[in-house]
RNA sequence: GCCCGUGUGGUGGAAUCGGUAGACACAAGGGAUUUAAAAUCCCUCGCUGAAUAAGCGUGCCAGUUCAAGUCUGGCCACGGGUA
Numbered sequence: 001g002c003c004c005g006u007g008u009g010g011u012g013g014a015a016u017c018g019g020u021a022g023a024c025a026c027a028a029g030g031g032a033u034u035u036a037a038a039a040u041c042c043c044u045c046g047c048u049g050a051a052u053a054a055g056c057g058u059g060c061c062a063g064u065u066c067a068a069g070u071c072u073g074g075c076c077a078c079g080g081g082u083a
Stems, first nucleotide, its partner, number of pairs: 001082007010026003019066001028044005046056003059075005
């Protein structure tokens, strides 16, 4: 250089034929219970925001589409193959 694969919250990891993100688990925060704790149960848990409003968010930038994590092109990072 060429070819292939992977990239999603703090972590692991889902998302079917493209259908309006983050299931599930872990970690974390709050509460209940307890003399106190552990265990258990309930709630919350991407970002901005006072907010249950609104907006943004799938490595980055474009494109296709009514609609993109998913399809197309380029780039970046990591892993593998090849002379």

This is a predicted structure of an 83-nucleotide RNA (transfer RNA) from Shewanella algidipiscicola. Rfam family: tRNA. By type it is a transfer RNA. The coordinates come from a structure-prediction model, not an experiment, and the mean pLDDT is 80. The source organism's lineage runs through Bacteria, Pseudomonadati, Gammaproteobacteria, Shewanellaceae and Shewanella.